[in-house]
Molecule: transfer RNA
Organism: candidate division WWE3 bacterium CG08_land_8_20_14_0_20_40_13
């Protein structure tokens, strides 16, 4: 330098155009003499950035940034 994959909650990841979710973690409560476990509930997101298409974009298109891999 060229090619490909990826970027969504604190972490690991779903979500293939119509109000963003799960597991774990966190907080609160129940239970217990207490802790853990279990159970219930709550909170947590400018979906990497900017622009475009569309009635409507995490999702499609373009540019940029970043991570990883391959080729030279």
């Nucleotide at each position: 330098g060229c090619c490909g994959u990826c970027c969504u909650a604190g972490c690991u990841c779903a979500g293939u155009g119509g109000u963003a979710g799960a597991g774990c973690a966190a907080u609160u409560g129940u239970u217990u003499u207490g802790u853990a476990a279990a159970c219930a509930a709550u909170a947590g997101g400018u979906c990497c950035u900017g622009g475009g298409u569309u009635c409507a974009a995490a999702u499609c298109c373009c540019a940029g940034g970043g991570a990883c891999g391959g080729c030279u």